[in-house]
Context: one part of a larger RNA
RNA sequence: CGUAUACGGUGGAUGCCUUGGCAGUCAGAGGCGAUGAAGGACGUGUUAAUCUGCGAAAAGCUGUGCUUAGCCGAUAAAAGGCACUUGAGGCACAGAUGUCCGAAUGGGGAAACCCGGCACCAUAAGGUGUCAUCAUAUACUGAAUACAUAGGUAUAUGAGGCGAACGAGGGGAACUGAAACAUCUAAGUACCCUUAGGAAAAGAAAUCAACCGAGAUUCCCCAAGUAGCGGCGAGCGAACGGGGACCAGCCCUUAAGUCUUCAGGGUGUUAGUGGAAUAAGUUGGAAAGCUUAACGGUACAGGGUGAUAGUCCCGUACACGAAAACUAACUGAAGAUGAAAUCGAGUAAGGCGGCACACGUGAUAUGUUGUCUGAACAUGGGGGGACCAUCCUCCAAGGCUAAAUACUCCUGACUGACCGAUAGUGAACCAGUACCGUGAGGGAAAGGCGAAAAGAACCCCUGUGAGGGGAGUGAAAUAGAACCUGAAACCGUAUACGU
Numbered sequence: 001c002g003u004a005u006a007c008g009g010u011g012g013a014u015g016c017c018u019u020g021g022c023a024g025u026c027a028g029a030g031g032c033g034a035u036g037a038a039g040g041a042c043g044u045g046u047u048a049a050u051c052u053g054c055g056a057a058a059a060g061c062u063g064u065g066c067u068u069a070g071c072c073g074a075u076a077a078a079a080g081g082c083a084c085u086u087g088a089g090g091c092a093c094a095g096a097u098g099u100c101c102g103a104a105u106g107g108g109g110a111a112a113c114c115c116g117g118c119a120c121c122a123u124a125a126g127g128u129g130u131c132a133u134c135a136u137a138u139a140c141u142g143a144a145u146a147c148a149u150a151g152g153u154a155u156a157u158g159a160g161g162c163g164a165a166c167g168a169g170g171g172g173a174a175c176u177g178a179a180a181c182a183u184c185u186a187a188g189u190a191c192c193c194u195u196a197g198g199a200a201a202a203g204a205a206a207u208c209a210a211c212c213g214a215g216a217u218u219c220c221c222c223a224a225g226u227a228g229c230g231g232c233g234a235g236c237g238a239a240c241g242g243g244g245a246c247c248a249g250c251c252c253u254u255a256a257g258u259c260u261u262c263a264g265g266g267u268g269u270u271a272g273u274g275g276a277a278u279a280a281g282u283u284g285g286a287a288a289g290c291u292u293a294a295c296g297g298u299a300c301a302g303g304g305u306g307a308u309a310g311u312c313c314c315g316u317a318c319a320c321g322a323a324a325a326c327u328a329a330c331u332g333a334a335g336a337u338g339a340a341a342u343c344g345a346g347u348a349a350g351g352c353g354g355c356a357c358a359c360g361u362g363a364u365a366u367g368u369u370g371u372c373u374g375a376a377c378a379u380g381g382g383g384g385g386a387c388c389a390u391c392c393u394c395c396a397a398g399g400c401u402a403a404a405u406a407c408u409c410c411u412g413a414c415u416g417a418c419c420g421a422u423a424g425u426g427a428a429c430c431a432g433u434a435c436c437g438u439g440a441g442g443g444a445a446a447g448g449c450g451a452a453a454a455g456a457a458c459c460c461c462u463g464u465g466a467g468g469g470g471a472g473u474g475a476a477a478u479a480g481a482a483c484c485u486g487a488a489a490c491c492g493u494a495u496a497c498g499u
Stems, first nucleotide, its partner, number of pairs: 001498009015484001016448002020419002022416007029408002031162002039101003042055003046078001049075003061095007070082003106115003116131006133159009166197001167195005177184001181231001207214002218245005228236002249400003252344001257337008268326003272320003278293005294311002296300001302314003349373008359385001380395005435442002455483001458470004
């Protein structure tokens, strides 16, 4: 040095576990904000720090209701208190307080800071209130400039900002594909802007159909990858009709509807209450295991308890409950909206140039409109995919309208041939943290002693160390905090053999 065996060290795989995630189902809610939001800064305790709560009335104050014998949030004790049915503490509802920043709104500003005006109160220190901008309305005032107008002032009402997706409108790429690339595609996608609602939008035929007829809109299935469009390439891609979901119609002489408020109504939500039934023996550290013998069940969902519990605990089925706040169906009242106008003229239609229609200008209908033209008036007009006739059908240029549909930042209950700590969210743990970056931004690692801390008194070695040896606890300490299990690589010790 190698091989083998045994015993260790190191290491943290594996197994088991789950406080956290992921995906859904059914309900709820679909907003918050100048009555100052979302989000923060700084404070606040017997408190040094962090988290949680709260706001100078500061882990809290008041009222009401429901609970309750314990309590003073966590790391986390200690000290000191509160309460024990004359109710501390907890939960729910309502109220009070609510520093400073932040739309931030008196002015400024390098957010959490600086500096004011006015009014009132106060001897004073000081305190309270108010003062942004824009829009609309009303009143007053009022230039150049005579009337006026612009402007100014005051009052009232509203707005402003935040928020995950879903909606509508206005703008609008490129990579890519076409095996290059230009029409085309990607795609009206991404992204930007405006703006709304719990949904939005659309909507009661100048629609389709085909000589039969249907009868607003929206969504789903089929029709159908069909008819078509297309450097007829790549690709794009309907409708008629049928079957379903849901159904609702109205107005311009004013109604349905919608919204708000109020009243009734009573359903539910926000605390809660009651809630059945088992013992012994046995193994064990521990019984819920095993054995024997019982019982309940409208409850054998689930969880916990020293191993696997219907009958030990919390619950579960079922039954019940609200002082207060909010509230569904339904009913009534008031107000607002509908609301523009007077049945739709610079419109229909036409020319030119675009765009939208599955349809790329094509033989291209239809819709829309930047520009130029420009009718008729129901004895009229539009459409039926060039165009014309016949026939059929409808009535544009005004408006409203629930449901079926889309989505989930959020709340509750439940579910999973979903994950189980390199997985599952980036985050099971004080994580959008530490750390990196001037910044936009990027972005981790890190779970497990034990049933219970019973977390090792005391003694010894040592540097009043680290670490260890005894003792003690425990079922177990090779469960000792670097703590369940403890693989491999890697490093040793002992023995044997080989060289």
A computed fold for a 499-nucleotide part of an RNA, annotated as large-subunit ribosomal RNA, domain I. The RNAcentral record of the full RNA draws on ENA.